Annotation: This is a predicted structure of a 74-nucleotide RNA (transfer RNA) from Candidatus Roizmanbacteria bacterium CG10_big_fil_rev_8_21_14_0_10_39_6. Its Rfam family is "tRNA". Rfam links the family to the GO term triplet codon-amino acid adaptor activity. By type it is a transfer RNA. NCBI's taxonomy places the organism under Bacteria, Bacteria candidate phyla, Candidatus Roizmaniibacteriota.

[in-house]
RNA sequence: GGAUCUGUAGCUCAGCUGGUUAGAGCGUUCGAUUCACAUUCGAAAGGUCGGUGGUUCAAGUCCACCCAGAUCCA
Numbered sequence: 001g002g003a004u005c006u007g008u009a010g011c012u013c014a015g016c017u018g019g020u021u022a023g024a025g026c027g028u029u030c031g032a033u034u035c036a037c038a039u040u041c042g043a044a045a046g047g048u049c050g051g052u053g054g055u056u057c058a059a060g061u062c063c064a065c066c067c068a069g070a071u072c073c074a
Base pairs, nucleotide, nucleotide: 001073002072003071004070005069006068007067010026011025012024013023019057028044029043030042031041032040050066051065052064053063054062
C1' cells in the first nucleotide's frame, strides 16, 4: 500500500425485510430477605448506536468518506 471483517450501556453481546419507547447477561446503586455477610428476589441509574455527510415520510439498520481495531496479501 491492497482486501475482508468489527465498532451499540462500565464489560461481553443481541437487534429480523428500514417502522411503535434501543434491549439482554454481568457489573453499579437502592430496597426486601439475614444477627451479619453471601445467595435469592424487586426496582433504578447508565447510550450522541465510532465520526461527518447523503438517501428516505422514517436510519442502529441502506450509501459515500473519514477514524480506531483485528485478520490476510504484498